Predicted 3D model of a 71-nucleotide RNA (transfer RNA) from a Candidatus Dojkabacteria bacterium. NCBI's taxonomy places the organism under Bacteria, Bacteria candidate phyla, Candidatus Dojkabacteria. Rfam family: tRNA. From the family's description: Transfer RNA (tRNA) molecules are approximately 80 nucleotides in length. By type it is a transfer RNA. Model confidence (mean pLDDT): 82 of 100.

[in-house]
RNA sequence: UCGGGAGUCGUCUAAUGGUAGGACGGCAGGUUCUGACCCUGCUAAUCUAGGUUCGAGUCCUAGCUCCCGAA
Numbered sequence: 001u002c003g004g005g006a007g008u009c010g011u012c013u014a015a016u017g018g019u020a021g022g023a024c025g026g027c028a029g030g031u032u033c034u035g036a037c038c039c040u041g042c043u044a045a046u047c048u049a050g051g052u053u054c055g056a057g058u059c060c061u062a063g064c065u066c067c068c069g070a071a
Base pairs, nucleotide, nucleotide: 001070002069003068004067005066006065007064010024011023012022013021018054025043026042027041028040029039030038047063048062049061050060051059
């Protein structure tokens, strides 16, 4: 440099173009003599910039980062 793939809460992982969910974690409460386990609630995310569309995490374009391959 070229080709291919990936990027979503702190972490992992879902989401036919139509309300961004779940688990773990964290916080608060319940339970307990205290703690653990367990139960309830809360917390928190679509890599960036444009485009298409009534509507984009999803489709298109460009870029950034990472992985694989070729030279």